[in-house]
Transfer RNA from an uncultured Bacilli bacterium, 71 nucleotides, folded computationally.
Its Rfam family is "tRNA".

RNA sequence: GCCAAAUUAGUUUAGUGGUAGAACAAAGCACUCGUAAUGCUUAGAUGUAAGUUCGAUUCUUACAUUUGGCA
Repeated sequence: GCCAAAUUAGUUUAGUGGUAGAACAAAGCACUCGUAAUGCUUAGAUGUAAGUUCGAUUCUUACAUUUGGCA
């Protein structure tokens, strides 16, 4: 330099056009003599910018980062 893949919550991830779920972690409450465990509840995310579309995490392009391959 070229090619490919990935980027979603604090972490690991699901989601192939119709207002995004889970697990662990966090906070609160209950339980307990107390702690742990357990139960209930709450908050938290689509890498950035454009384009297409009535509507984009999803399709297209560019950029950024990471990983792999070729030279």